This is a predicted complex of two RNAs, RNase P RNA and transfer RNA, with 482 nucleotides together. The coordinates come from a structure-prediction model, not an experiment, and the mean pLDDT is 76.
């Protein structure tokens, strides 16, 4: 210099003017209850009706002022929880998710640290990774054979008939040898096919071959050692080597899962017409409890269809103090945990968080010039809370650090 | 808030025990015709929405993402 790998930080600061939303609310306005005072009317009196005025209280409207006001992902809604209601949740089947080991956590399919496997020269990365001797299924094309293996070429051997040469013979039959043909048998070493062909290499052995035998390597089982464990070992013994692959194919084994979701759920307010018609049911129980089915449990005297009538679509609670944020100390390789101090940090419902200016800071560029000054430009990207948290994933601007490989000096 | 479906050639769509990427219309060229249309023959055109994984092998199986449509309250 170039190409990478891994990790982290940040998403401008302060002030002013206007605007928007929440909370508190000086003050003002109209209203209501109560008390005091006063005018008028009625009445024999007590008292009643009506009006003015003052004070306290209540809620309503406007509103000075003060204070607070988006994110690292608020997003996708892919997982897990809190919370609420339904039996504070039960059984069976079905279904779904997950699946090496240990740990973290409220929990998780998340995270951390390891093991095994795979990839990369490397930093490092990926990994849904139980069971294929429970069963079923699939393995296209090619190839001889693709699943209780298989003989196409090749190699060997036997048989058969043909033929060249040689021997015997007058010639032939016959004998020997070679060649190619056909058939049977043996063979898995070699060729060739394939993703995959029942360990690899050398030697011995054999008719030719073959774990057939042997040495080394690999593998399996048992033991020993190390490790909490997954698992590992240049350890020992035994076994000639056995069950080919696919379960993100059905399936088997193990673990977990009741359902719905803040439009949950609760309070208040507004509205009304059913002696209507038909059907089912009233403890031998319809219907309901939003589970896929069945059982069980609970509620249970009404329910369904048709016809007809009618109001609202509002307010409040839930609603933001929470497995909360920040600092420090300690423990742990780490995820994380413990202690202590401190802080309060949006709660709308047509749905607010915006615009402009100044100063500082940062970045870039020109020039002077040398790490300083002047001028100019920019502060950009992705994106906008709606019950709340923990994760994952996706989108995205800028900066920093560790580290690897290559080239040059 | 919750559920479902779709994405394959320019357009409309097929494609299942995982192994060939297809059809119709359209397009291009040729034939036929005096010429055009119809007709006949031949051909081009695809990252199967995108990215990973499983597998010998993926449009198909699994996961994530993107875009669109639709249903319920």
């Nucleotide at each position: 210099g170039a190409a990478g790998c891994g990790a982290g930080u940040u998403g401008g600061a302060u002030g002013g003017u206007c605007g928007c939303g929440g909370u508190a609310g000086c003050g003002c306005g109209a209203g209501c209850c109560g008390c005091g005072u006063u005018g008028g009317g009625c009445u024999g009196g007590g008292g009643c009706c009506u009006g003015g005025u003052g004070c306290u209280g209540c809620g309503c409207g406007c509103a000075a002022u003060a204070u607070c006001g988006a994110g690292g992902a608020a997003a996708g809604u892919c997982c897990g929880a809190g919370c609420u209601c339904c039996a504070c949740a039960g059984g069976a089947c079905a279904g779904a998710a997950c699946g090496c080991c240990a740990g973290a956590u409220a929990a998780c399919g998340u995270c951390u640290g390891g093991u095994g496997g795979g990839g990369g020269c490397g930093a490092c990365c990926c990994u849904a990774a139980g069971g294929a001797a429970a069963g079923u299924g699939c393995c296209a094309c090619a190839g001889a054979a693709a699943g209780c293996a298989a003989a196409c070429c090749g190699c060997g051997u036997c048989g058969u008939g043909g033929u060249c040469c040689g021997g015997c013979u007058a010639a032939a039959c016959c004998c020997g040898u070679g060649c190619g043909g056909c058939g049977g048998c043996g063979u898995a070493a070699g060729g060739g096919u394939g993703a995959a062909a029942g360990g690899g290499u050398g030697a011995g052995g054999u008719a030719a071959g073959a774990g057939c035998u042997u040495a080394c390597c690999g593998g399996u089982g048992c033991a020993g050692c190390g490790g909490c464990a997954a698992c590992g070992c240049u350890u020992g013994c035994a076994c000639g080597c056995a069950c080919g692959g696919c379960a993100a194919a059905c399936c088997c084994c193990g673990u977990u899962c009741g359902g719905a979701g803040c439009a949950a759920g609760g309070u208040g307010g507004a509205a009304u017409a059913g002696a209507a018609a038909g059907g089912c049911g009233c403890u031998u129980g319809a219907g309901g409890g939003c589970g896929g089915u069945c059982c069980g449990c609970c509620c249970g005297a009404g329910c369904c269809u048709u016809c007809g009538g009618g109001u609202a679509u509002c307010a409040c609670c839930g609603c933001u103090u929470g497995a909360g944020g920040g600092g420090c100390a300690g423990g742990g390789c780490g995820a994380c945990c413990u202690g202590u101090c401190u802080c309060c940090c949006a709660g709308a419902u047509g749905c607010a968080u915006g615009a402009c200016c100044a100063u500082c800071a940062g970045u870039g560029a020109c020039g002077c010039a040398a790490u300083g000054c002047u001028u100019c430009a920019c502060u950009g990207a992705c994106a906008g809370a709606a019950c709340u948290c923990g994760g994952c994933u996706u989108a995205u601007g800028a900066c920093u650090c560790c580290u690897u490989c290559c080239g040059c000096a | 808030g919750g559920g479902g479906c779709u994405g394959u050639a320019g357009c409309u769509c097929a494609g299942u025990u995982g192994g060939g990427a297809g059809a119709g219309c359209g397009c291009u060229a040729g034939a036929a015709u005096c010429g055009c249309a119809c007709u006949c023959u031949a051909g081009a055109g695809g990252c199967c929405a995108g990215g990973g994984g499983u597998u010998c092998g993926a449009u198909u199986c699994c996961c994530c993402u993107c875009a669109g449509c639709u249903c319920c309250a």